About this RNA
Large-subunit ribosomal RNA, domain I from a Candidatus Bipolaricaulota bacterium, 610 nucleotides, folded computationally. The RNAcentral record of the full RNA draws on ENA. The source organism's lineage runs through Bacteria, Bacteria candidate phyla and Candidatus Bipolaricaulota. Its mean pLDDT, the model's own confidence on a scale to 100, is 81.
Context: one part of a larger RNA
This record gives sequence, structure tokens and C1' cells, in this order.
RNA sequence: GGCGGACGGUGGAUCCCUAGGCAGCCGGAGGCGAUGAAGGGCGUGGCUAGCUGCGAUAAGCCUCGGGGAGCCGCUGAGCAGGCUAUGAUCCGGGGGUUCCCGAAUGGGGAAACCCGACGUGCUGUUGAGGCACGUCACUCGUCGCUGAACCCUAGUAAGCGGCGAGGGCGAACUCCGCGAAGUGAAACAUCUCAGUAGCGGAAGGAGCGAAAAUCAACCGAGAUUCCCCUAGUAGUGGCGAGCGAACGGGGAUCAGCCCAAACCGUACAUGCGAAGAAGGCCACAGCCGUUGCUUGUACGGGGUUGUGGGUCGGUGGUGGGGGCCGCUGUGGUGGCCCCGAGGAGUUACAAAGAUCUACGUUAGCUGAACGGCUAGCAAAGUCACUGGAACGGGCGACCGGAGAGGGUGAAAGUCCCGUAAGCGAAAGCGUAGAUCCUCCUUGACCAUCGGACCCGAGUAGCGUCGGACACGAGGAAUCCGGCGUGAAGCUGGGGGGACCACCCUCCAAGGCUAAAUACUCCCGGCUGACCGAUAGCGUACCAGUACCGUGAGGGAAAGGUGAAAAGCACCCCGGGAGGGGAGUGAAAUAGAACGUGAAACCGUUCGCCU
Repeated sequence: GGCGGACGGUGGAUCCCUAGGCAGCCGGAGGCGAUGAAGGGCGUGGCUAGCUGCGAUAAGCCUCGGGGAGCCGCUGAGCAGGCUAUGAUCCGGGGGUUCCCGAAUGGGGAAACCCGACGUGCUGUUGAGGCACGUCACUCGUCGCUGAACCCUAGUAAGCGGCGAGGGCGAACUCCGCGAAGUGAAACAUCUCAGUAGCGGAAGGAGCGAAAAUCAACCGAGAUUCCCCUAGUAGUGGCGAGCGAACGGGGAUCAGCCCAAACCGUACAUGCGAAGAAGGCCACAGCCGUUGCUUGUACGGGGUUGUGGGUCGGUGGUGGGGGCCGCUGUGGUGGCCCCGAGGAGUUACAAAGAUCUACGUUAGCUGAACGGCUAGCAAAGUCACUGGAACGGGCGACCGGAGAGGGUGAAAGUCCCGUAAGCGAAAGCGUAGAUCCUCCUUGACCAUCGGACCCGAGUAGCGUCGGACACGAGGAAUCCGGCGUGAAGCUGGGGGGACCACCCUCCAAGGCUAAAUACUCCCGGCUGACCGAUAGCGUACCAGUACCGUGAGGGAAAGGUGAAAAGCACCCCGGGAGGGGAGUGAAAUAGAACGUGAAACCGUUCGCCU
């Protein structure tokens, strides 16, 4: 020196564990914000570094409930001092306080700072100054006041004041606007990726869409949304790569409505008209007389459709009561009000709220079965079983609407928390119902006839250029937009994939609308042939931390003594670190560099070889 054995060191694999994750199911919630959010800065404890909580009332204040014996949060903690059966700590509802920054909003600003104005109050010089409270950003809407100018527009622009709203944040989902490239086509330009990613805007618990100017095919269907099929079909396509329907069928869920206009009335304005008065609901008679007509605006009534509908007028049928009015009288007729009757309603069809009840929710409570009864100790079925410990084993018993799960010194239905079952709210919230309440109808409705009027205009269509439609300009319908042009109006208009005819079908150019659908930052319960510390979220641990980067941004490592600290009093060596005894413990080769403790690697010792 090599090989081998044994024993150690180093190291932290493996095994075991889980306080954390992952995926899902069911339910809840689906927002917070100028009443100042989200997120922060700085403070705050008797002594306090961090975390947590809280805000100068600062680990907290008041109140209403729950609960019932200890308590003054956590990090292996103490010292000092307190609170509590007059019910503390703790849990839940409501309230109060809530510095500074931050949309940040008095002005500024290098966030958490600086500097103001006005009003009021306090303090204080009695000229100062300081402090506290309130108000002071911008935009929009609405109401009121004031109120211009060239073109004669107008109570307009602008200004001021009152009231109200918005602004910002938030994981995904939704809609809209803008909108790539890597890639694929085995290159690449049309094409594809893809209307994706990204950016911007808006809304909600969903959003979009939605009550046919839709489809269909000569039969018919009957809003929208979502799913399955139709079907990788028909098509489209440098007919390449690719893209890719619909009709129809089956399901989920179901809901239908309101305006504009014609016409009537009222008010105001506008222009015209009237003296033998056109008018005053009609007829007759009287009487009145700036009452009439046109146009415009506002409000109320009316009306909402495609077997066309509505308005107006005529005819016919159907009718609760009372009062008032329409210049007067009679008759007719119309309007308004009241009572009564009927109906509806807070997701559309109008829109607020109050009370009560029920259920749910935001704290909890009872809860069987192997101890004893009282004062202390001991003990938790029992055993002279094992063990440090019984939850194991033996023997016996019991409950079970409870043998889910967790804990307890090993493996517990009966030891503890729980579990099945049942019970519970002063206060807040949610849902549902009822009542109050609110609204509508009550004279309109039905049928029929008639002609007049109305039925969404710079619209539809057309030209051109783009875009969307599965459809790339194609024979290219249909839909949307820019520019240009530009109808008809019910004897009307759109569509049926160029276009025309016939036929069929539907009424655009206004609006609202629940459910079935999408998603999960968040809360609760439950589940797992999910992970088990190089795994599982990046983070099981004080992690979006340390650290890196000017910055956008990137982004770790790091779990385990023991049942219990019983965390080694005391002695010895040593300056200490560390170690040897002693002691604790079942174990100390469990001693905090702490469960187990593999390998590489380093030693000690022994054997063999050289």
C1' cells in the first nucleotide's frame, strides 16, 4: 500500500409520519368603493424583535345574544401586575373609534410628505403663533338664479348656487372595439395559425340573444339560449395545407310584452280668419261670444298587427249603484268623481315601501353503552398476561336511529371530542308566503259594412370599396360598414342562394324580457386505485420572503427529541467548544448538529497478501 471483516465518523438516501397541497362533487356567495375600497406606511403591549390583532378609545370600547371557569393572542418565557359567578377570557349579531398614503378628490409631490384658503371653536401673545372640527378636485345629470356675441340665433352659450351620480379595485366567465407572430402548407406570397394571444372599453351574477320583413317546400313549423345527432356530410379551398355548415330529428328549459304613428283632449306658441260670425257635444228654441282654423311642442287618452292590424264613421248584440259637469230648457249623448265588484303586481309587461309568519343562515345545546358517589387519596370492566405506557392478548358484559372521523403513553363502538337523532337566535342577512300597499278594468268588448287616414326615410334598394356569413369574387344570394345615389308606402314592402315569372311565406328601418348556458378570487360540507417534503401549489417552515436585476421581472433553500422537558442537578478534564461520570427516560448510538440513519468519502482495529 491492496483486499476482506468488525467498529466508528461523515452524509442525509430510505422507511414511517403530516401540519400543506392537488383534483373533484354538493351547497352558499358572486362583489368592495367618495359613509373613502383593494392594498399599504407608521404606530399600538408595563418590559416587545417578528407574526397576528387593532388604530391616538390602538392584542382593544359599547351593546345584544351564546357559553360557563378560568383568563390577560403566537413564536419552547419570564418578571411585575391585573381581570373573573355583579359571569371574565372566548364565540356570534349590531354599533362606536378607525392616524397617514392610496381612485385620493383644497394645491403640490420623489406614495405614506410639504404648503394652504374659508368658517367655527380652543389655547395663547393679548400684533404673533399653535391646535381641533367642518368645507374647498374633476366630469356628467337635474333644478334654480344671472345672462352674451358676430349670422339674429335665445332665456341658448357661459357663469353661479342646490341636489344627485360617476371615478378606483377584483380570479375566471360574458359582450363589444383594435388586433399579431412563431407555426402549418415539408420553401412561400393567397391561405393557415386566428378573430387566437395581446391591448382597450362595458356589464352582471351571469352575460349575449330573444317573440320572425325566420325557416320550410306546395307539407308544414312557430321567440331565444344550451346539449346530442344530422356530419367530418353538403360545400369551401394556391380544389394544396386545411376550413366546414344548414335543413331536419331528439332533449334541457319554457313567456311573453311595451312604444312610435293615425285619431281625441288639455296647455303654450305660431300664422290665418271672423261682424248677417266659421264656434260653444247633437236636434229644436233661446243665450253667449277674441269662443274658431292651421302648424309646432309638451302632457294625457288611444294603439301595437300580417288568417293584415289600427284609427274614424254606420249598423247589430252584450250593461251594478250614486253624484257632478259639458251656456240654459226638453230628449239624447259624452266626460269626471265616489261606492261596490273583478283582476294583477316588485325578473319584462308601472313602481316604492311597511308589518307579520315560515324556512334557511350568521354563535350554540342535548346526545346511548365497561368508574365512583364523597371528605381526601386512588382508580376508569377485570386479570397473580406482555409492556415504560394497554387502545394489544385472555375472560366477561353492554349500547347501537350512534361500528363516520379524530384524540388519548401501541391497535378504543362503550375513556375524551364527536357521530345517528333531536333542539336552539335578542340582533343582522337571504328566500318564500300573507296582509297593508300599489296599479289596472268597470263601458268597453264582439260581429259586420264603408271609404278616408296611420302602420318606424336619408331608411330599403342600387353603384363602388371593404368586412361578416363554413362560402377565399365566385353564378354569390343574405347580413354589416365607408363614400355616392336613393324608393314604395297596404292596389304597399322583404325573403325563398345570380336573375325573371308563378306560387309560398313574412312585415325591416323603435324598445324590454325569467329559465335552461359559462365561470370560481371567496365560504361551508364531503370524496379520492391524488402527492407525501427533489413529491404535492413557487410557498407544509414568518414565501412571493431571502436573494438577483436600473427596471419590467426572476425567484429559492428550509418539516420530524420524547408519551411527557422529565431538555442532564452534582462531580471531573478543558480558556472555551467538547467530552467523561452521575442522574432522567422504555430508549440518550432519542441530548436539541436530536425518528430511522443507505451510499459515495474518511478513520480505528484485526486477518491475509505484497